[in-house]
Context: one part of a larger RNA
RNA sequence: UCACGGUUAAGGAACUAGGCAAAUUGACCCUGUAACCUCGGGAUAAAGGGUCCUCCAGUGAUGGAGGCGCAGAGAAUAGGUCCAGGCAACUGUUUAACAAAAACACAUGGCUGUGCGAAAUCGAAAGAUGAGGUAUACAGCCUGACACCUGCCCGGUGCCGGAAGGUUAAGAGGAGACGUCAUCGCGAGAGAAGCGUUGAAUUGAAGCCCCGGUAAACGGCGGCCGUAACUAUAACGGUCCUAAGGUAGCGAAAUUCCUUGUCGGGUAAGUUCCGACCUGCACGAAUGGUGUAAUGAUCCGGACACUGUCUCAACCGUGAGCUCG
Repeated sequence: UCACGGUUAAGGAACUAGGCAAAUUGACCCUGUAACCUCGGGAUAAAGGGUCCUCCAGUGAUGGAGGCGCAGAGAAUAGGUCCAGGCAACUGUUUAACAAAAACACAUGGCUGUGCGAAAUCGAAAGAUGAGGUAUACAGCCUGACACCUGCCCGGUGCCGGAAGGUUAAGAGGAGACGUCAUCGCGAGAGAAGCGUUGAAUUGAAGCCCCGGUAAACGGCGGCCGUAACUAUAACGGUCCUAAGGUAGCGAAAUUCCUUGUCGGGUAAGUUCCGACCUGCACGAAUGGUGUAAUGAUCCGGACACUGUCUCAACCGUGAGCUCG
């Protein structure tokens, strides 16, 4: 000096990114226990008191009398607590060996498909799972307890339905053309049947175009100008564009760039925190919105208690470090 263990005057978080680590608390009995709440909880809330031995009485709980120690759950094992927020309802699951979470799952809700040799999935098939199930079932997708709710847009993309018209393949069809050749012709050439090579019109499904529907399908949800008896603002008006122009609720937020926004609270002092405001760069309704008791090895802020975290270091114990082998 390092590791582990222990003690410490006065102060008590001044340490630090952060009370990380350590300390405090701790068992049992009694008293007592707030907000809030889904009435179950919260709750061991919080905050207090007691605990040993001997004798006596009593079935006993317990009561009385006395005794000892610094200390009676006499050692060891055995919650620190509270206030206020974010997120996720909860128990659970996860990156075996850097991430345990706000991620995944979940009960709940919804949409879609599927009538059974089901849809879906695996397989070349046979066959198998689904299921020895049958729409209160199974499969796919989204949401994520509960409470209150879930607005407008079908123009684009997707899906569903429609079948009049347009377009459209192979196939069907076979006009016409060409090759060959009997034959005709003096020749140039013409050229039946057959065979062969091509091949127009016409016909020809789904699809696409087209017509409707559908957003808890993928998604989307405006701009400019003017206007009120101070000013300011604009309930109101005008105009352009759009498929429709963001409703309720929330809002400097896990979202706010400017920004340490402004005001209030807390502190002597607060870029964090809490409550408001709304000018939402760029919230917003099952890619769910807003609340919410309980829960959390979750994240942020504060307080009490407590402490070697610190002011600021000291001492003790064990092992290593050092030397030789």
A computed fold for a 325-nucleotide part of an RNA from Sodaliphilus sp., annotated as large-subunit ribosomal RNA, domain IV. Taxonomically the source falls in Sodaliphilus (Bacteria, Bacteroidota, Bacteroidia, Muribaculaceae). RNAcentral holds the full RNA, with entries from ENA.